[in-house]
């Protein structure tokens, strides 16, 4: 210190998540020592046992004991002093509770230190004795006795009190010689009690609270001031600087985290508070309202004779319960302190130690060293090897720790030691007795097999897992930490993700609609004065611990001592005066005034004009008029529409009009008149800081809405009708009510927007516009000012967009708002409103995104330019019929399998009777039909019979072959056994190859270099031109590359070479180029020439470059035709051409073998043949080609057959022989009919092929003579030798052609043109798309599941008023009963006590609020879930542009009206 994670990718914004540090922790695996610390965070829940506070005979009597007769011991008692500390707990408690840091009106036992003083008397009582009661706990009543228990009296050094005269009040002795206690006052010490500044959580969906309340006087209480009481007076006090309430919480030193600042926290240790079973009360006392005292009330629990009594572990142990958790009913007072005591001692669950528990933090081990055939074994493996790994094992050593034996501490100043025979040291044996955990996809260090197959499962977050998983689960190997490791829970960092340090608001969340104003806060110049704020010194204080620095002690370290330092604060004194504040007194430039004058749809109110609609009445005049995309609903022969007058109402101002004015906004628009309100400019004068912002208030606020009364011409939510659709609650279209207008009250919201607060300074400019002044003239210009209002644009800011003197720039003040989406501006509470509904304003629960802006593509029922048989002009077909042929579907034992819009369907099939054949039924067969390797033998190899449907078996015959150095090899063949073989199974979605497809479309890239945070961009865009990113000019691009093009092939011409099987003009010559000759021609196959916008004119920019029935030339504008297919796209097709991962099958999913099947047949669907006839059928004639094929071949001439074919077989291995007939065409006849048209179909007879033509071939020949009369929506081809016609070849092939692929012959029509349809190519634009429009994506409604809201009521908690009861206790009156001490001779009195009355209070009860909770029939809406039901709202002009407020309206998305918005 960062990183993961929204996109295709990119900045940005934001949020989720991680890595670090921590812990009183729990849970999983796992565990060897020591030290040192910690150890019920939960039920302040109940508590059984034990201990935890008692001492003191030198205070004091009695009882019992013992006794050296001095005396001492014990016990219950009176008395004292201590049980107010020390321990535990945090429930209450938002408080003078705590921290600071000051203060004054107090106390203070034991303790120090001074001053005095300590003297005289007196009456009781426990304990004991006796009578009693009770179960007990206790308890009554009578009688005896002491004291340092109690009470007089007498003294006052000083103290209190006072009316200033005086009154008041003390003691305790005790043992023994020395002390100690008593009393009274003065100081100190320590401790506490009160009082005040500051400081101290959350909620305003808590805004008002308060009667002893504020405060005053009297009085009364207190150890002290005080409403702490009281009585009276007054009417106050607290509160947005947060009063009351509500929630929550003990504070703090400290401790965690953190660069700080902060933020969380308040266990251990230490201060400080409360509290002791829940609530209340005094008592005692130096202190207490008291943890282990009291008294009551209530609620458990135990006793019990039922009448009454007893209890308090939040003390150490320990139990139970709760809980995810938290130890021993230990030892000892030997230290430390403490109580008491003259001590000696006693007592001490403080305390000091031991147990348990890896809870932590620290140290330590589990061995060191050498070993390479790099051992086995594991794992992987490309099979070679690698890795585990010096790791092991041997080899030679050590012995810390643990373990055995011994010696033995300091903690102790002279005794005393629980720890403890501990810590240490000495010594022996032995590698011995000692490693685990998590992880390994990326953040994150660390990878490979194997199983699993969206299944188990993993996940902090992105996410893995659907048959090759580095992400699951196992091994192997590896990285990380180590007596631990991992998870989980919390807290801080990281988060600048609340932002003082340190954020933002135009578009991401966010400027309030917009004024004026209160409080606040901020606030010109200049003198002077003060010294609060600031600034320095200085004193106090800031416990100690801890933190830190430093030295020390434990063998080191944890940890522990000492010493320093540090302690942002608080109070206090002293100077300091720049700035802030305070005061004082000027000043004028912010600010206002006064004066002239200026522009305006500025506001309100009266009035007034004309133009349209529309209505009424009247003429003219007739059939229609309106409306729409097209129609209808609607008007009209009862006279509309049209058209002219007139008349009526209302409502709104054409043109002027303008990014033109005014206003704060909303907003304002005919004119006129009256009222008013601000603004600008320019000239003095004047006040003199009088500013500026604005929380809360208060005012104004568009539309459509509400309410009351008017209006009411067009318009127009709801309504109706009428179209459109699938359907249309809608968009059009005819109507039509609210309402739109006016007054008056309401409402207070809008995309109230510049999505961009106010103010006031500063920082380049250039171009319009509006108001004003000024100056110069050239008199309608120009230049300056000062205010408005727009465009562009520098610097600079911004994520980019983009803003830029009207800033979103540098600053400054002050206001309002933000902290991921969703849920939700939603509930609830509150205010406002007549209602609609406004305002304020959450939470559970969910998601890991949601957005911004730009970038490349895609796409668009968005633009723009071009392009193609794409249209459109046209020939010709298909679809209708037959029948071939393919595919679906059907059927089957099987109809094998693939191919699926184009781009699957005459496709793989250049050719299924067997074979092909993968299928199917049967029969058989296992090392195999094939391939390599071991061993045997040479029979069974071959031949021949016989069984079978064949494979197959069985009989018979039957010298294996070559080579050889004679050892042997090597060929063919069988047999045997194991490795392997084999599969046309499965995956084209693991692949290679190959192909199709957009496409012969003209694109698709890259290298430097510029720009841009970047993703990209630029170049390739513009302007022209091409068929073309073709070419030329321009240009921040220069250049390249794969593509076009060109180079190749044919084919048109011409030259040249060769002429044989081929040609023949010349000379012979034949029936015939038949022959001789010859190669000139044709023609054949090598080589070349041509063409290149080359030349001319026009055009265009002078350029590319287009036209030209312009020359020339066979050819003319890439000549025509092929071949030739760029980045890629379509998880296209193909595992059944081939090849190959994985994975199945292995007497079968291999192999063989006969038969059947791919050839079915209600049907639909592609492609194609014939045809429906006259451009035509039949006869007749017999003219003209060109590819190419031929030896298991082609097959001539002759013969036969009506014909398929058949005998026969000459040439010919082919420019020689042969297929080989070329057909359309020419002549004749038919005459428009289901024909002399069409042939299916069927029957009978044949032919060929071949083992075999039943299933299931082709062809003849005779008979037969079916739909068919040019074919609905609808769709295919085709731009010239082209369609279209018309024949011929070939390939496969025994044989089968209407399919393919060549091949010639005949040969048109027709294109105006790009608006439209489909396709593409560029450019722009807009997207909420990126799986990319077959894209997103909305809401009803069904279903399941979360949380929530209301909801009759019902439970319980708290709380507050009113009243009613009112135990215990003090307090006040009283005290007729009782009463030693004092006073009196006595009566009696003074005090006293029980007792009564009385006010106040705790529990309790009763009424009625107020809050918060908790269930709740019903019920609303929201969220989430796999592939559900209905539309089609929004992203494109998203097919009606959206969206925003506000009414209505519909199954839903919405629709529609008004008004605003451009997002």
């Nucleotide at each position: 210190a960062g990183a993961g994670u929204u996109u295709g990718a990119u900045c940005c914004u934001g949020g989720c998540u991680c890595a670090g540090a921590g812990c009183g922790a729990a849970c999983g695996c796992u565990g060897g020592c020591g030290g040192c610390a910690g150890g019920c965070u939960u039920a302040a829940c109940a508590c059984a046992u034990g201990c935890a506070a008692g001492u003191c005979g030198a205070a004091c009597g009695c009882a019992u004991c013992c006794u050296u007769c001095g005396g001492g011991a014990u016990g219950a008692g009176u008395g004292g002093c201590a049980g107010a500390c020390g321990g535990g707990u945090g429930a209450g408690u938002a408080a003078c509770a705590c921290g600071u840091g000051g203060g004054a009106a107090c106390g203070u036992g034991c303790c120090c230190u001074c001053c005095g003083g300590u003297c005289u008397g007196g009456g009781a009582u426990a304990a004991c004795c006796c009578u009693g009661g009770g179960a007990a706990a206790c308890u009554a009543g009578g009688g005896c006795u002491a004291a340092u228990a109690c009470c007089g009296g007498a003294u006052a050094c000083g103290u209190g009190c006072u009316u200033u005269g005086g009154c008041a009040g003390a003691a305790a002795g005790g043992u023994u010689u020395a002390c100690u206690g008593c009393c009274g006052g003065a100081g100190g010490a320590u401790c506490g009690g009160c009082c005040c500044g500051c400081g101290u959580c959350u909620g305003a969906u808590u805004a008002g609270c308060u009667a002893g309340u504020u405060g005053g006087u009297g009085g009364g209480g207190u150890a002290a001031c005080g409403g702490c009481c009281u009585a009276c007076c007054a009417a106050g006090g607290c509160g947005a600087c947060g009063a009351u309430c509500a929630g929550u919480a003990g504070c703090u030193g400290g401790u965690c985290u953190g660069a700080g600042a902060g933020g969380a926290u308040g266990a251990u240790c230490a201060g400080c508070c409360a509290c002791a079973c829940u609530g209340g009360g005094a008592c005692u006392g130096a202190g207490a309202c008291a943890c282990g005292g009291c008294c009551c009330a209530g609620a458990c629990u135990c006793c019990u004779a039922c009448g009454g009594g007893a209890g308090g572990c939040a003390g150490c142990a320990g139990u139970g319960g709760g809980g995810a958790a938290u130890a021993u009913u230990g030892g000892a007072c030997a230290a430390u302190g403490g109580g008491c005591g003259c001590a000696a001692g006693c007592c001490u669950g403080a305390u000091c130690c031991a147990g348990c528990c890896a809870u932590g933090c620290c140290g330590c081990g589990u061995g060191a060293g050498u070993g390479a055939u790099g051992a086995a074994g594991g794992c992987c493996c490309u099979a070679g090897g690698g890795u585990u790994g010096u790791a092991a094992a041997g080899c030679u050593c050590u012995u810390u720790c643990a373990u055995c034996g011994g010696u033995g501490a300091a903690g102790a100043u002279a005794a005393u030691g629980a720890c403890g025979g501990u810590a240490a040291c000495c010594g022996g044996a032995g590698a011995a007795g000692a490693a685990g955990c998590c992880c390994c996809g990326g953040c994150u260090a660390a990878c490979u097999u194997c199983g699993u197959g969206c299944c188990a499962g993993c996940a902090g977050c992105c996410g893995c897992g659907g048959u090759a998983a580095u992400a699951c689960g196992a091994a192997g190997g590896g990285g990380g930490c180590u007596a631990g490791c991992g998870u989980u829970g919390c807290u801080c960092g990281g988060a600048a993700u609340c932002a003082c340090u340190g954020g933002g608001c135009g578009u991401a969340a966010a400027g309030g609609g917009c004024g004026c104003g209160u409080a606040g806060g901020c606030g010109g110049c200049g003198u002077u004065u003060u010294a609060a704020g600031u600034c320095g010194g200085g004193g106090g204080u800031g416990a100690a611990a801890g933190c830190c620095u430093g030295u020390g002690g434990c063998u080191c370290a944890a940890c522990c001592a000492c010493a320093g330092a540090a302690u942002g604060g608080c109070c206090u004194u002293c100077g300091a005066u720049a700035c802030u504040g305070g005061g004082a007194c000027g000043c004028u430039u912010g600010a206002g005034u006064c004066u002239g004058g200026u522009a305006g749809a500025g506001g309100u109110u009266g009035g007034u004009g004309g133009a349209a609609c529309u209505g009424c009445g009247a003429g003219u005049g007739u059939a229609g008029a309106g409306g729409u995309g097209a129609a209808a609903u609607u008007c009209g022969u009862a006279g509309a529409u049209a058209u002219u007058c007139g008349c009526a109402a209302g409502a709104a101002c054409a043109c002027c009009a303008g990014u033109g004015g005014c206003g704060a906004a909303g907003g304002c628009g005919g004119c006129c008149a009256a009222c008013u309100g601000g603004u600008c400019c320019g000239a003095u004068a004047c006040u003199g800081a009088c500013g500026c912002u604005g929380a809360g208030g208060c005012g104004c606020g568009a539309a459509a809405g509400c309410g009351u009364g008017g209006g009411g011409a067009g318009c127009a939510a709801a309504c109706a009708g009428g179209a459109u659709u699938a359907g249309a609650u809608a968009c059009c279209c005819u109507g039509g009510u609210a309402g739109u207008c006016c007054a008056c009250g309401c409402c207070g919201u809008a995309a109230a927007c510049g999505a961009u607060g106010a103010a006031u300074g500063c920082c380049a400019g250039c171009c319009g516009u509006c108001g004003g002044c000024a100056a110069g003239c050239a008199u309608g210009c120009u230049u300056g000012u000062c205010g408005g209002u727009g465009u562009c644009a520098c610097a600079c800011c911004u994520a980019a967009c983009g803003g830029a003197u009207u800033a979103a720039g540098c600053a400054u003040u002050c206001c309002g708002c933000c902290u991921g989406g969703g849920g939700a501006g939603u509930a609830c509470g509150g205010u406002c409103g007549c209602a609609a509904g406004a305002u304020u304003a959450a939470a559970a629960c969910u998601c890991a995104a949601a957005g911004g802006a730009a970038u490349u593509g895609a796409c668009g029922g968005g633009g723009g330019c071009c392009c193609g048989c794409a249209c459109a002009a046209g020939c010709g077909g298909u679809g209708g019929a037959g029948c071939a042929u393919g595919u679906g579907g059907u059927u089957u034992a099987a109809u094998u399998c693939g191919a699926a819009g184009c781009a699957a369907c005459g496709c793989g099939c250049a050719g299924a009777a067997c074979c092909u054949u993968a299928c199917c039924a049967u029969c058989c067969u296992u090392u195999g039909a094939c391939a390599u390797g071991g061993c045997a033998c040479g029979u069974u190899a071959c031949c021949u019979g016989g069984a079978g449907a064949g494979a197959u078996c069985c009989a018979g015959g039957g010298u294996c072959c070559u080579c050889u150095u004679c050892g042997g090899a090597g060929g063919c063949g069988u047999g045997c056994a194991c490795a392997c073989a084999g599969g046309u199974g499965c995956u084209g979605c693991a692949u290679g190859g190959c192909u199709g497809u957009c496409g012969u479309c003209a694109g698709c890239u890259c290298g430097u270099g510029u720009c841009g945070u970047g993703a990209g961009a630029u170049g390739u865009u513009g302007g022209g031109u091409u068929a073309a990113g073709u070419c030329c000019c321009g240009c921040a691009a220069c250049g390249a590359g794969c593509g076009c093009a060109a180079c190749c092939c044919a084919c048109g011409u011409c030259c040249u070479c060769a002429g044989u099987u081929g040609c023949c003009a010349u000379c012979a010559u034949u029936c015939a180029g038949u022959u001789g000759g010859g190669c000139a021609c044709u023609c054949u196959g090598g080589g070349g020439a041509g063409a290149c916008u080359g030349c001319c004119g026009g055009u265009g920019a002078u350029a590319a470059g287009c036209c030209g029935c312009g020359a020339g030339g066979a050819a003319g504008g890439u000549g025509u035709g092929g071949a030739u297919g760029a980045c890629g796209u379509c998880a296209a097709g193909u595992c059944c051409u081939c090849a190959u991962g994985g994975c199945c099958c292995u007497u079968a999913c291999g192999g063989g073998a006969u038969g059947g099947g791919c050839u079915a047949c209600a049907c639909a669907c592609g492609u194609g043949c014939u045809a429906c006839a006259a451009u035509g059928g039949c006869g007749g004639u017999g003219a003209c080609a060109g590819u190419g094929g031929g030896a298991c071949g082609c097959g001539a001439a002759g013969g036969g057959g009506u014909g398929a074919c058949c005998c026969u077989g000459a040439g010919c291995c082919a420019a020689u022989c042969u297929c080989c007939a070329a057909a359309a065409g020419c002549c004749g006849u038919c005459u428009c009919a289901g024909u002399u048209c069409g042939g299916a179909u069927u029957g009978c007879a044949c032919u060929c092929u071949g083992c075999a033509a039943c299933u299931c071939g082709a062809g003849u020949g005779c008979a037969u003579g079916a739909a068919g009369g040019c074919g609905g929506a609808a769709u295919c081809g085709c731009u010239a030798g082209u369609a279209a016609u018309c024949g011929u070849g070939g390939a496969u092939c025994a044989g089968c052609a209407u399919g393919c692929c060549a091949c010639g012959g005949u040969g048109a029509a027709u294109a105006c043109g790009u608006u439209c349809c489909c396709g593409g190519g560029c450019c722009u634009u807009g997207u909420a798309c990126a799986c990319a429009c077959c894209g997103c994506c909305c809401g009803u409604c069904a279903c399941a599941c979360c949380a929530u809201g209301g909801g009759a009521g019902u439970u319980g908690g708290u709380u507050c008023u009113a009243c009613c009861c009112g135990a215990a206790g003090g307090c006040g009156c009283u005290g007729c009963g009782c009463u030693a001490a004092c006073c009196g001779c006595a009566a009696g009195g003074a005090g006293g006590c029980a007792g009564g009355c009385g006010a106040c209070c705790a529990c309790g009860g009763u009424a009625g609020g107020g809050u918060c909770a908790g269930c709740g029939a019903c019920u609303g809406g929201g969220g989430u879930g796999a592939a559900g039901u209905c539309g089609u709202a929004a992203c494109a002009a998203g097919g009606u542009a959206g969206c925003c407020g506000u009414a209505g309206g519909g199954g839903a998305a919405c629709c529609u009206g008004c008004g605003g918005c451009u997002g």
Molecule: small-subunit ribosomal RNA
Organism: uncultured Rhizobiaceae bacterium